[in-house]
Context: one part of a larger RNA
RNA sequence: GAUUCUUGAGAGGAUUUGUCUCUAGUACGAGAGGACCGAGAUGAACCGACCUCUGGUGUGCCUGCUGUCCUGCCAAGGGCACCGCAGGGUAGCUAAGUCGGGAAUGGAUAAAUUCUGAAAGCAUCUAAGAAUGAAGCCAACCUCAAGAUUAGGAAUCGUGGCCCCGUUAGGGGUGAGAGAGCCGUGAGAGAUUAUCACGUUGAUAGGCAUUAGGUGUAAGCACCGUAAGGUGUUGAGCCGAGAUGUACUAAUUGCUCGAAUUCUUAUU
Numbered sequence: 001g002a003u004u005c006u007u008g009a010g011a012g013g014a015u016u017u018g019u020c021u022c023u024a025g026u027a028c029g030a031g032a033g034g035a036c037c038g039a040g041a042u043g044a045a046c047c048g049a050c051c052u053c054u055g056g057u058g059u060g061c062c063u064g065c066u067g068u069c070c071u072g073c074c075a076a077g078g079g080c081a082c083c084g085c086a087g088g089g090u091a092g093c094u095a096a097g098u099c100g101g102g103a104a105u106g107g108a109u110a111a112a113u114u115c116u117g118a119a120a121g122c123a124u125c126u127a128a129g130a131a132u133g134a135a136g137c138c139a140a141c142c143u144c145a146a147g148a149u150u151a152g153g154a155a156u157c158g159u160g161g162c163c164c165c166g167u168u169a170g171g172g173g174u175g176a177g178a179g180a181g182c183c184g185u186g187a188g189a190g191a192u193u194a195u196c197a198c199g200u201u202g203a204u205a206g207g208c209a210u211u212a213g214g215u216g217u218a219a220g221c222a223c224c225g226u227a228a229g230g231u232g233u234u235g236a237g238c239c240g241a242g243a244u245g246u247a248c249u250a251a252u253u254g255c256u257c258g259a260a261u262u263c264u265u266a267u268u
Stems, first nucleotide, its partner, number of pairs: 001157006010144004016044007028033001046101005054095004061088005066081006105139003112132004161174005179257004183199005204250003207246005213239003220233005
C1' cells in the first nucleotide's frame, strides 16, 4: 500500500393481547357463586422471510372460436380487430398461501411491603444500615455500525531499484510491483451507479442436446361415411423465462493506476 475476516463505541427494531383446559367445582361461601399461585393449549392483530402446497397474475407459451384482408385456389397458415374474444398456464412477482417472531433470564428501581434502629430511655420502613418489589428502565433477542477523524484489531501478500539536476531540502526521468480499475459476457443485482458471477487454466450469456413442466392428440397420409365429420398413425405436435450437460459463438489482444519518510544505534 493492499486482500480477506472481524471487535463493537453508538444507533435502530421488537416488547401487544384474547379465549379455553388442568390444578379444581378445590380454597372461600349458608347458598348462589367461585378463585390466587402454578402448568398447558389455541387464536386475533402486527412484523419478517419464502413460493413446497392453495390461488392470483403471467401483452413469453399451448388450444378453441368469430369477422375481414392476404399467401393464385383446396387444405394449411399469416396480419388486424382491447393480448380480437374465450379456456388453460412455466419462470418471475405475489396473498388470501406457507414458515417463523415477540420466549426464558439477570441487574438497578417506582408505588408499595418490610428488618434492624436512633434522634425522642417508648414508638417509628429511615436519619446511618439492610431486604423484597412492575407490562415500565438497563442488559439479554434481531439489524446496522471504525467518518468511533480517538478513523480500532487479526491473518496473509507486497513496496525503500536505477539515472540526471541540486550543498541540503527537493525536483525530473525511467523500471519493478501486491492489488485495483478500464474493457468484455452477464444476473441471486439493478433507473444510472453500485453489488455479485465469470472472462479460454472458462459453463458468464447465447446457441445446441436432453429434460421438470405447460397445452392437449399437430400436419400429412390411410380407412369409414353421400356429407358435416369420425378413427388410426398419436399423450401427438408445439412451447419450455426453470434444470442438467456441451466450448459451437461472444467474453480477444491489451491499456491505466498503484505503496518508505523521519529519528536512534551499530557497521562500512
The part of an RNA shown here (large-subunit ribosomal RNA, domain VI) has 268 nucleotides and comes from a Candidatus Parcubacteria bacterium.
NCBI's taxonomy places the organism under Bacteria, Bacteria candidate phyla, Candidatus Parcubacteria.
Its mean pLDDT, the model's own confidence on a scale to 100, is 85.
Its Rfam family is "Bacterial large subunit ribosomal RNA".
It was read from a public genome assembly.